[in-house]
RNA sequence: GCCCUCGGGGUUGGGUGGAAGUCCCGACCGGCGGUAGCCGCAGGCCCGUGCCCGGGCCCUGCGGGAGCCCGCGAGCCCACGGCCGCCAGCCGUGUGGUCGACCCGGUGCGAGUCCGGGGCCGACGGUCACAGUCCGGAUGGGAGAGGGC
Numbered sequence: 001g002c003c004c005u006c007g008g009g010g011u012u013g014g015g016u017g018g019a020a021g022u023c024c025c026g027a028c029c030g031g032c033g034g035u036a037g038c039c040g041c042a043g044g045c046c047c048g049u050g051c052c053c054g055g056g057c058c059c060u061g062c063g064g065g066a067g068c069c070c071g072c073g074a075g076c077c078c079a080c081g082g083c084c085g086c087c088a089g090c091c092g093u094g095u096g097g098u099c100g101a102c103c104c105g106g107u108g109c110g111a112g113u114c115c116g117g118g119g120c121c122g123a124c125g126g127u128c129a130c131a132g133u134c135c136g137g138a139u140g141g142g143a144g145a146g147g148g149c
Stems, first nucleotide, its partner, number of pairs: 001149006013025003027133002029122002031072004038064006044057005067120002075098003078094006102118005124136003
């Protein structure tokens, strides 16, 4: 560099109502990469007794480990280009814009990641009534992951 495969989960139960998976109570879910003091396996070193065995280590390797810490993707908007002379629409490009949410306590040299507790968040269009969970764009796109040449 080329090719192949993979690449998003979730309203059970109840209330109001003519009607709600959209409101209210409650329930449920968490894309990709990084970081990670935690966990597992293997090894090394130290201590107890030399083996077994037990304990320890801010020693090493491998694997796992964050929705709200860093970054990315998707979505939405805009600009430019193409289909195309115009509108609409679709496609492509953009070191353009937008794009959610965390505290307290514990341990510790150190916590944004560990342990405990309590919180919070979630594109666009549709709908007999407002949607993270239903339907649709989407048998799409995609951060990337694995494999082959």

The RNA shown here (FMN riboswitch aptamer (RFN element)) has 149 nucleotides and comes from a soil metagenome.
The RNAcentral record of the sequence draws on MGnify.
Model confidence (mean pLDDT): 82 of 100.